Transfer RNA from a Candidatus Woesebacteria bacterium, 74 nucleotides, folded computationally.
The coordinates come from a structure-prediction model, not an experiment, and the mean pLDDT is 80.
RNAcentral holds the sequence, with entries from ENA.

RNA sequence: GCCAAGGUAGCUCAGAUGGCUAGAGCGCCGCUUUCGUAAAGCGGAAGUCGAGAGUUCGAAUCUCUCCCUUGGCU
Numbered sequence: 001g002c003c004a005a006g007g008u009a010g011c012u013c014a015g016a017u018g019g020c021u022a023g024a025g026c027g028c029c030g031c032u033u034u035c036g037u038a039a040a041g042c043g044g045a046a047g048u049c050g051a052g053a054g055u056u057c058g059a060a061u062c063u064c065u066c067c068c069u070u071g072g073c074u
Base pairs, nucleotide, nucleotide: 001073002072003071004070005069006068007067010026011025012024013023019057028044029043030042031041032040050066051065052064053063054062
């Protein structure tokens, strides 16, 4: 330099061919329970969906450019 896959909550990841309020597990916070802790149960917070632009009534999803990560080729 070329090709491919990927970037969504603190972490690991879903999210059918554009529209239901952007979600799960773990973690974190609070409450219940306990002499206390853990476990368990209940509740809660946490997101510019990598950045910018475009298409569209409407974009995490489609198009373009750029950045980053991983793998392959030379």